Predicted 3D model of a 129-nucleotide RNA (c-di-AMP riboswitch aptamer (ydaO/yuaA leader)) from a soil metagenome. The RNAcentral record of the sequence draws on MGnify. The model forms 92% of the base pairs in the Rfam consensus.
[in-house]
RNA sequence: GGCCGAGUUCCCUCGAAACGAGGGGAACGGGGGAACCAAAACCCUGGGGUGUGUCCCUGCUACGGCAGGGAAGGGCAGUCUUCUUCAGCCCUAACCCGUCAGCUAACCUCGUAGGCCACUGAAGGAGGA
Numbered sequence: 001g002g003c004c005g006a007g008u009u010c011c012c013u014c015g016a017a018a019c020g021a022g023g024g025g026a027a028c029g030g031g032g033g034a035a036c037c038a039a040a041a042c043c044c045u046g047g048g049g050u051g052u053g054u055c056c057c058u059g060c061u062a063c064g065g066c067a068g069g070g071a072a073g074g075g076c077a078g079u080c081u082u083c084u085u086c087a088g089c090c091c092u093a094a095c096c097c098g099u100c101a102g103c104u105a106a107c108c109u110c111g112u113a114g115g116c117c118a119c120u121g122a123a124g125g126a127g128g129a
Stems, first nucleotide, its partner, number of pairs: 001117004008026007027112006037102001046100001047097004054071007072092005080127008
């Protein structure tokens, strides 16, 4: 100076200060929660949430998963923001609730982290300066 992400900003108090603590706003994001609608019986498998992070095929397996391929999805500083298309590169995780939750107005409630980089090129459009 930028990137992924909701994860930014203002005010007050304490503090020498802190990317420290406490409190109060704005803004952004998430969860629970009527009517209507949806669902509705039996058996097996419990079920659900944040997130792009799912599905299928083949092989291996110590049965936890792993490797390869395909589909689908997501991301990648041009003067600022943003949209579409093409090509290239990369990712397809992680965590949580605890037998419980469809949608859902009022209402209730939670989060505002963490990680990384010296950087991707082209064509067309919109807005701003």